[in-house]
RNA sequence: GCGCCCAUAGCUCAGUGGUAGAGCGUUUGCAUGACACGCAAAAGGUCCGAGGCUCGAUCCCUCGUGGGCGCA
Numbered sequence: 001g002c003g004c005c006c007a008u009a010g011c012u013c014a015g016u017g018g019u020a021g022a023g024c025g026u027u028u029g030c031a032u033g034a035c036a037c038g039c040a041a042a043a044g045g046u047c048c049g050a051g052g053c054u055c056g057a058u059c060c061c062u063c064g065u066g067g068g069c070g071c072a
Stems, first nucleotide, its partner, number of pairs: 001071007010024004018055001026042005048064005
């Protein structure tokens, strides 16, 4: 330099056009003499940035940023 892949909750990831979810973690309650386990509930995200297509974009297109892999 060229090609491909990834970027979504604190962490690991799902979601491939119609107002964003799971597991773990965190907080509160129940339970216990207490802790752990268990059960119930809650908080937590302008979906990496900018532009475009569309009635509507996390999702499609373009450019950029960061990361990974391959080729030279």
Transfer RNA from a bacterium, 72 nucleotides, folded computationally.
The sequence was found in a public genome assembly.
It matches the Rfam family "tRNA". Rfam links the family to the GO term triplet codon-amino acid adaptor activity. Rfam's curators write: Transfer RNA (tRNA) molecules are approximately 80 nucleotides in length.
The prediction has a mean pLDDT of 83.